Predicted 3D model of a 348-nucleotide part of an RNA (small-subunit ribosomal RNA, central domain) from an uncultured prokaryote.
It matches the Rfam family "Bacterial small subunit ribosomal RNA". Its family is annotated with structural constituent of ribosome and ribosome in the Gene Ontology.
Model confidence (mean pLDDT): 89 of 100.
Context: one part of a larger RNA
RNA sequence: CUGGGCGUAAAGGGCACGUAGGCGGUUUGUUUAGUUAGGCGUGAAAGCCCCAGGUUUAACCUGGGAAUUGCGCUUAAUACUGGGGCGCUGGAAGGUGGGAGAGGAUGGCGGAAUUCCCAGUGUAGAGGUGAAAUUCGUAGAUAUUGGGAAGAACACCGGUGGCGAAGGCGGCCACCUGGCUCGGCACUGACGCUGAGGCGCGAAAGCGUGGGGAGCAAACAGGAUUAGAUACCCUGGUAGUCCACGCCGUAAACGAUGAGCGCUAGAUGUCGGGGGGUUUAGGCUUCGGUGUCGCAGCUAACGCAUUAAGCACUCCGCCUGGGGAGUACGGUCGCAAGAUUAAAACUC
Repeated sequence: CUGGGCGUAAAGGGCACGUAGGCGGUUUGUUUAGUUAGGCGUGAAAGCCCCAGGUUUAACCUGGGAAUUGCGCUUAAUACUGGGGCGCUGGAAGGUGGGAGAGGAUGGCGGAAUUCCCAGUGUAGAGGUGAAAUUCGUAGAUAUUGGGAAGAACACCGGUGGCGAAGGCGGCCACCUGGCUCGGCACUGACGCUGAGGCGCGAAAGCGUGGGGAGCAAACAGGAUUAGAUACCCUGGUAGUCCACGCCGUAAACGAUGAGCGCUAGAUGUCGGGGGGUUUAGGCUUCGGUGUCGCAGCUAACGCAUUAAGCACUCCGCCUGGGGAGUACGGUCGCAAGAUUAAAACUC
């Protein structure tokens, strides 16, 4: 390489958009490029293979055949693929009328809690723990009442509920804005799927500049515990956590399951629409989502099972014994931290 694979054994890219490329619905002409069949030419000789012969045999040599799976020309076929033409509507897209939603962005508003400040009441403790101590408090703490300030997060509702491509998204209101879904239907007429590179998005932590800083809290300090305790527990506490702009580009970025399309028993819960009838309690049916169980089938087993890990097709990514190593070197990117691409010796 061929092949075999990728939920958990090695292996699905974190996610999307999209370039090249690959692949692509249906009717009917056309072309004959691919494809198929026949013929002709060529495919040097030697060698390889087969047969025969020569040297007393063999190696070796001689003759003949086959082969040279290829290329070119030509004749023919036209199912399939391709090119081109006229069409079609089922894929796709669309306009129209509804619907649900923590989808995104900006601005404003609200209450509870926490801490701090001021004032009142009030007096000796409070706090913390397994027990304590560090700590706070007669300069009046803790508790309680009233007032004020600040920042961050939004209890209940809340739900294997919803939305988003993923990361993710939760108080209320307004404005701007993306997607989805249902009903019915003129129009377009394959406009589609995937997607190497590329481009964009991308939790937390971290970085740069400037703000902000209530609570929490790496580092750090102290108190305990302990043989020790650079920890677990306690008292403090700085970066950070928050905002704006710019970087970083990684995660058990997980459903450890790439995207798309078709087909293949059911049962039951729930979310959002539609339909027909109606005895208004619910039941029937249909489309889209989200769960549980389960048949066939699949699987090494566990399990999966119309939301497939079943049966097939198309395209992309990835794997190829363990360690060395996701490391070194080089390249690219980054302010840095580092990221990405990615070996070998050696060893079992």